[in-house]
Molecule: SAM riboswitch aptamer (S box leader)
Organism: Halobacillus fulvus
RNA sequence: AACUUAUCCAGAGAGGUGUAGGGACUGGCCCGUUGAUACCUCAGCAACCAGCCAUCGGCACGGUGCUAAAUCCAGAAGGUAAUAUACCUUGAAGAUAAGGA
Numbered sequence: 001a002a003c004u005u006a007u008c009c010a011g012a013g014a015g016g017u018g019u020a021g022g023g024a025c026u027g028g029c030c031c032g033u034u035g036a037u038a039c040c041u042c043a044g045c046a047a048c049c050a051g052c053c054a055u056c057g058g059c060a061c062g063g064u065g066c067u068a069a070a071u072c073c074a075g076a077a078g079g080u081a082a083u084a085u086a087c088c089u090u091g092a093a094g095a096u097a098a099g100g101a
Base pairs, nucleotide, nucleotide: 003099004098005097006096007095008094013042014041015040016039017038021031022030023029025075026074027073028072043067044066045065048063049062051059052058053057071093076090077089078088079087080086081085
């Protein structure tokens, strides 16, 4: 890197370093010199794995993950009202976890 399964309208930020882009991609729309994104420290959220209690639930010391906006919205197909648009369903793509070879 590829494959399988599950989840993705909930939740959770301060300080430091540093400088111009960033939000995966494309379009839109946002964020950003009142310093974003990134990295580090500390704190927090969550409960996938492990563990414990003990049973379909709880805890939160370990392994990950996460802490702007629904995965920010859409992207392909179909449907409802309807030329513009709004809504719904399924998918694609992506992210995270666990697993097997």